[in-house]
RNA sequence: GAACUCCCCGGUGACGUCCCCCGGUGAAUCGGGUCAGGGCCGGAAGGCAGCAGCCCUAAGCCGUUCUCGGACGGGUGCCGGACCGAGGUCCCC
Numbered sequence: 001g002a003a004c005u006c007c008c009c010g011g012u013g014a015c016g017u018c019c020c021c022c023g024g025u026g027a028a029u030c031g032g033g034u035c036a037g038g039g040c041c042g043g044a045a046g047g048c049a050g051c052a053g054c055c056c057u058a059a060g061c062c063g064u065u066c067u068c069g070g071a072c073g074g075g076u077g078c079c080g081g082a083c084c085g086a087g088g089u090c091c092c093c
Stems, first nucleotide, its partner, number of pairs: 001090002004087003008081006015073005022063004031056004039048003
């Protein structure tokens, strides 16, 4: 001095995890609806509150799909850049 590698920057791909989507489950009470029975009010007609049950769902949990999208990650691949720094190789003096 040269090219190369590391470090650094940008772009892009793969991989992994998570989220979104889908299904399931999911509230004694502190979610909602309906409220048998029973209770209360009423002379009565009827009304009121409302437990259990049932239904819907929240947070959460389980599963499916990795197709698209998003986020994160590195002992991941490639390209481009920058040559301040580090490393070895080659050449010259």
RNAcentral holds the sequence, with entries from ENA. This is a predicted structure of a 93-nucleotide RNA (Bacterial small signal recognition particle RNA) from a Nitriliruptorales bacterium. The coordinates come from a structure-prediction model, not an experiment, and the mean pLDDT is 79. NCBI's taxonomy places the organism under Bacteria, Bacillati, Actinomycetota, Nitriliruptoria, Nitriliruptorales.